[in-house]
Context: one part of a larger RNA
């Protein structure tokens, strides 16, 4: 000198863009953050319409719009948070998978026949303070089960053939065996099952790179390898039985410590390098602590389950409930870090045929000079070089200083008033056209949180707007007064003991400027 997720002191007019718990992965009140489908189902707790009855109070009717709870589907493994752990195939990069999986989506081919028993809900009854649970009767399905049919799927045994270093693999094929489905419908479709291919996403392996300490030198028994078995989507000591005695290591094993996890990047530097990993993107890990599996295409699952533990809460003392490292917010810690805001309008996600519903993702607004960038605090003229202040060699001179006053001008900004966006394209609805008759194209219409915001116009009036640090040398900028080794200053050298350009004040000056200094850290 540059830089910062900064903090502190003094000060402060505005806008744009960004950023904002670095500390206690400490504890959390409250609200919200994942639902959806009635075009899967039985149905009807609210609401509405309609019809009927009525003593005018109401009552009845799932058949209708809709739909609480319930069964079922898909989603909840994404999105969002945090960096505790991890020195590791975790990450980065390079390969391999002839050792693997992939819901939804796209393409291709084939099929979609028949039957059965339950169960939730509803109804009746019971236990409990509650959470919740139990018994009986009855009922449905795209829930569950069975049968049929079936191969290019799978299994077993053969034959044939291509490729490969090898375990193996590819093609063609024979025999035997095993395995599937679900309906809804506005009749257009939407679905379901099997097989193959693709796309997407992942799993696993792999060469190289990846902190410090040798005042850590030896480490290892599922350890290293083999055979067999089990297990997995898949290879593998992944697990087990048996056999062998191996395997790693000064090219640093093992151990210990540290880690704001690793990378793209960021800061600095001419570069080499050094430092760093906040915001954004990719990957990993975690979800009160530890463990376990279930469901599922996918989890060993942040707002799922079970067990144990610590903590908090409720209790009728018998027993129960909970997990903000989601968004806000609270306490605590700390030098220190924001609103218990608005909207689904856009983008994206989930479900749905769609309308739509949900979405603290997202988009916006609020707070903070935390940073970067931009603008303003007026411009031109104006010497009786005014008054006052300060200094001096003191009838006076110098300086503040064109500075002020005064004259003319402008109106960024400000205040008031007016006008007022883009972001909207779609979907849907109506009409028209084309042909494939449900798809495409066209026209119209509908939809904005931000926001009456930005931007624009008119009026008024210099009006609303300057500080901070420094002035001995390094280092731009000097005098007076006070103090008297005191009070104090200080980054280094050093100043202060009676004329201190170094302390304190004043005048003046210098530097930067809505900031300026200080502190901390890095180069």
């Nucleotide at each position: 000198g540059g830089a910062u997720g900064a903090a502190c002191g003094c000060u402060a007019g505005c806008g744009g863009c960004a950023g904002g718990c670095c500390u206690a992965a400490c504890a959390c009140a409250u609200g919200c953050a994942a639902g959806u489908c009635g075009a899967g189902g039985g149905g009807u707790a609210a609401c509405g319409a309609u019809g009927g009855c009525u003593u005018c109070g109401g009552c009845c009717a799932g058949g209708c719009g809709a739909c609480g709870a319930c069964c079922g589907u898909c989603g909840c493994a994404c999105g969002g948070g945090u960096g505790a752990g991890u020195a590791a195939c975790g990450c980065g990069u390079u390969u391999g998978u002839a050792a693997c999986c992939u819901a939804c989506c796209u393409c291709u081919a084939a099929c979609u026949g028949g039957a059965a028993g339950a169960u939730a809900g509803c109804c009746c009854g019971a236990a409990g303070a509650a959470a919740u649970u139990c018994g009986g009767a009855u009922u449905a399905a795209u829930a569950u089960u069975c049968c049929a049919u079936a191969a290019u799927a799978c299994u077993a045994u053969g034959a044939u053939u291509u490729g490969g270093c090898a375990u193996c693999u590819u093609u063609u094929u024979a025999u035997a065996g095993u395995u599937a489905a679900a309906g809804c419908u506005c009749c257009g479709g939407c679905g379901g099952u099997u097989a193959g291919a693709g796309a997407u996403g992942g799993g696993c392996a792999u060469g190289c790179g990846u902190a410090a300490c040798a005042u850590u030198a030896g480490c290892u028994u599922g350890u290293u390898g083999g055979u067999g078995a089990g297990g997995u989507a898949a290879c593998a000591g992944c697990u087990c039985a048996c056999c062998a005695a191996g395997g790693c290591u000064a090219c640093g094993a093992u151990g210990u410590u540290u880690a704001g996890g690793g990378g793209g990047g960021u800061c600095u530097g001419a570069g080499a390098g050094g430092a760093u990993g906040g915001u954004c993107c990719c990957c990993c890990a975690c979800a009160c602590u530890g463990g376990u599996a279930c469901u599922g295409a996918g989890a060993c699952a942040c707002a799922g389950a079970c067990c144990a533990g610590a903590c908090u809460c409720c209790u009728a003392c018998g027993g129960g409930a909970g997990g903000c490292a989601g968004c806000a917010g609270u306490g605590a810690g700390g030098a220190a870090u924001a609103u218990u805001g608005g909207u689904c309008a856009a983008u994206g996600g989930g479900c749905g045929a769609a309308a739509g519903c949900c979405u603290g993702a997202a988009c916006c607004a609020g707070c903070c000079a935390u940073g970067c960038c931009g603008c303003g605090u007026g411009a031109a003229g104006g010497a009786u070089g005014a008054c006052a202040g300060c200094g001096c060699u003191a009838u006076g001179c110098g300086u503040u200083g064109u500075a002020a006053a005064c004259u003319u001008c402008u109106u960024u900004u400000g205040u008031a008033c007016g006008a007022g966006a883009a972001g909207a394209a779609a979907c849907g609805c109506u009409c028209c056209g084309a042909c494939g008759u449900g798809u495409c194209g066209g026209a119209g219409u509908u939809u904005g949180a931000c926001g009456g915001u930005a931007c624009c116009g008119u009026a008024c009036g210099a009006a609303u707007a300057a500080g901070c640090a420094u002035c001995g040398g390094c280092u731009a900028a000097c005098u007076c007064c006070g103090u008297g080794c005191c009070a104090g200053c200080a980054g280094c050298c050093g100043c202060g003991g009676u004329a201190a350009u170094a302390c304190g004040g004043a005048g003046g000056a210098u530097g930067c400027a809505a900031g300026c200094g200080u502190u901390a850290u890095c180069c």
This is a predicted structure of a 523-nucleotide part of an RNA (small-subunit ribosomal RNA, 5' domain) from a metagenome. Its Rfam family is "Bacterial small subunit ribosomal RNA".